[in-house]
Molecule: SAM riboswitch aptamer (S box leader)
Organism: Crassaminicella thermophila
Parts: sequence; C1' cells; structure tokens
RNA sequence: GCCUUAUCAAGAGUGGUAGAGGGACUAGGCCCUAUGAAGCCCGGCAACCGGUAUGUUUACACGGUGCUAAAUCCUACAGAAUGUAUUUCUGAAAGAUGAGGA
Repeated sequence: GCCUUAUCAAGAGUGGUAGAGGGACUAGGCCCUAUGAAGCCCGGCAACCGGUAUGUUUACACGGUGCUAAAUCCUACAGAAUGUAUUUCUGAAAGAUGAGGA
C1' cells in the first nucleotide's frame, strides 16, 4: 500500500520551546495565525485493543494506539424537498482513527 469492520456534530492549555506558516490531496469557498503557524516537550481529553476491578454492565488513563479551532471546517458525485438560484436534508465517494485479515 490492499481487504473487512466500527466510529467520526461530545471532549481536551492564558504552559515551555520554536519562529511562518496551517486547516489530508486537487479545485472553489471560508477560516486560524507575530495577541505567535507547523514541529517538539509537558499538560490534558478519550474506554478502540490489552490489562485490572466489578460481576454482565460499569469503572479505571496502568500498557498499546489515537486525539487536543471550527461537523472529517464546508462544497465537489447521486437523490429528495423548495422552485430558478438558492437553501435544507439523505446517501455515496474520498479521508482519519481503532481492531482484524490476505
């Protein structure tokens, strides 16, 4: 990298360092950012897997991950409602993360 499956509108910093970008890719939009971006450290959040306790449904951040602006920031494809240029909804696709598999 590929396949299967579950979840994705909840939650999480007035910290240190660093010093200009960031929000996955492409396009459009809209945002964040010198009142300090990414990255790193610390802190925090969260029960997916393991573990422990409980005793059959909960708890715990101990181990493995993950996450820590905005719905996965929104749209892109298909359909429905509205009725002429928009708005809303549903699904798909794509993506992220966990667990399992070839």